[in-house]
Context: one part of a larger RNA
RNA sequence: UUCUGGUUAAGGAACUCGGCAAAAUGACCCCGUAACUUCGGGAGAAGGGGUGCCCCGUUAUCGUGAUAGUCUUUCGGCUUGAGCGAGAGGGGGCCGCAGUGAAGAGGUCCAAGCGACUGUUUAUCAAAAACACAGGUCUAUGCGAAGACGCAAGUCACGGUAUAUAGACUGACACCUGCCCGGUGCUGGAAGGUUAAGUGGAAGAGUUAGCUUUAUGCGAAGCUCAGAAAUUAAGCCCCAGUAAACGGCGGCCGUAACUAUAACGGUCCUAAGGUAGCGAAAUUCCUUGUCGGGUAAGUUCCGACCUGCACGAAUGGUGUAACCAGGAGCUCG
Numbered sequence: 001u002u003c004u005g006g007u008u009a010a011g012g013a014a015c016u017c018g019g020c021a022a023a024a025u026g027a028c029c030c031c032g033u034a035a036c037u038u039c040g041g042g043a044g045a046a047g048g049g050g051u052g053c054c055c056c057g058u059u060a061u062c063g064u065g066a067u068a069g070u071c072u073u074u075c076g077g078c079u080u081g082a083g084c085g086a087g088a089g090g091g092g093g094c095c096g097c098a099g100u101g102a103a104g105a106g107g108u109c110c111a112a113g114c115g116a117c118u119g120u121u122u123a124u125c126a127a128a129a130a131c132a133c134a135g136g137u138c139u140a141u142g143c144g145a146a147g148a149c150g151c152a153a154g155u156c157a158c159g160g161u162a163u164a165u166a167g168a169c170u171g172a173c174a175c176c177u178g179c180c181c182g183g184u185g186c187u188g189g190a191a192g193g194u195u196a197a198g199u200g201g202a203a204g205a206g207u208u209a210g211c212u213u214u215a216u217g218c219g220a221a222g223c224u225c226a227g228a229a230a231u232u233a234a235g236c237c238c239c240a241g242u243a244a245a246c247g248g249c250g251g252c253c254g255u256a257a258c259u260a261u262a263a264c265g266g267u268c269c270u271a272a273g274g275u276a277g278c279g280a281a282a283u284u285c286c287u288u289g290u291c292g293g294g295u296a297a298g299u300u301c302c303g304a305c306c307u308g309c310a311c312g313a314a315u316g317g318u319g320u321a322a323c324c325a326g327g328a329g330c331u332c333g
Base pairs, nucleotide, nucleotide: 027051028050029049030048031047036041038172052094053093054092055091056090061086062085063084064083068079069078070077071076095099119131120130135170136169137168138167139166140165141164147156148155149154173319174318175317176316178249179248180247183246184245185242186241187240188239189238192237193236194235198231199230204225205224206223207222210218211217250268251267252266253265254264277311278308289305290304291303292302293301
């Protein structure tokens, strides 16, 4: 010096981002215990006191249940209560500075955010407000189900059957969940428009038996090339529905018997212009906003205000009480 420990006068967080770490609390018994609450809790709330050893004492009482008796067809019931174990409360006495004499053994309260809770997670820097969860909603699926795996056979779903199964979102509970279907998606519709291969085969082209007006000519059949109209599905356009589908939810100007503000009016735009609730918030830039509380002094904190740069309703909004589960030892039989 590093690591791991012990003690420390007076002070007691002045340390520090932060009481990080450490200290403190601690067992059992008695008394006592608030707000709030889903009436279960909160709660070991908080807080206060006691504890050794000996005698009364083989105490009261409790656990176990030897034995015996009795009833019963049986199973079994009732009574008796040996032994062993546990064991207060009370009274009396003894010792020390000190009695759960060592060791082991909750710190607590108040308020707020987030997440209901127990649970799960980044083996090896993150245990959380992330994931899950019970509950809620939507969508698909009628069974040879939808969905999933596989080239297929086939399998899972399921030896299940819509109170089921699958997918998506939300996340106990309470009060609620507003407006918009213009865009995108999905569902339904089928009149019209558009539209593939296919079907179809008009007109045309090449070739040449032949023809006669021997020309830059015409040209049957066959073969070949090329191909118009017509016909034709889904889709798209189109018409509706649908937001607990993806998503979205405005400007400007004026106006009241001081001023200020604007319940009110005008105007433009939109599919509709943000409702309830909350709000400087895990969201607020300006910002250490302003006011109140706490401190002698508070960029944090708590309560309000609302001017929400840029909250907002299952991408859920606002509130909200509360840890839960398991194991072992000892004594008697």
The part of an RNA shown here (large-subunit ribosomal RNA, domain IV) has 333 nucleotides and comes from a marine sediment metagenome. Its mean pLDDT, the model's own confidence on a scale to 100, is 80. The full RNA is in RNAcentral, with records from SILVA.